[in-house]
């Protein structure tokens, strides 16, 4: 330098054919328990990497950029 895949909640990750953004874990509150842990219940938690474009409408499609992983090539 070229290519492929990825970036979504604090963490690990879903999100189908473009139509109200989700799960598990952690944390928080409650129940249970002599207490803790475990278990159960509930609520909370989002600039969907950035900018632009398409569209009535974008996490999703298109373009550019940034970051990460891997493969290839080049130089030494």
């Nucleotide at each position: 330098g070229g290519g492929u895949c990825g970036g979504u909640a604090g963490c690990u990750c879903a999100g189908u054919c473009g139509g109200c953004a989700g799960a598990g874990c952690a944390g928080c509150a409650g129940c249970c328990u002599u207490u803790u842990a475990a278990g159960c219940u509930g609520a909370c938690g989002g600039u969907c990497c950035u900018g632009g474009g398409u569209u009535c409408g974008a996490g999703c499609c298109c373009c550019a950029g940034c970051c990460g992983a891997c493969c290839c090539a080049c130089c030494a």
Model confidence (mean pLDDT): 81 of 100. This is a predicted structure of a 76-nucleotide RNA (transfer RNA) from Parcubacteria bacterium SG8_24. The same sequence occurs in records of 2 taxa. Rfam family: tRNA. It is annotated as a transfer RNA. The source organism's lineage runs through Bacteria, Bacteria candidate phyla and Candidatus Parcubacteria.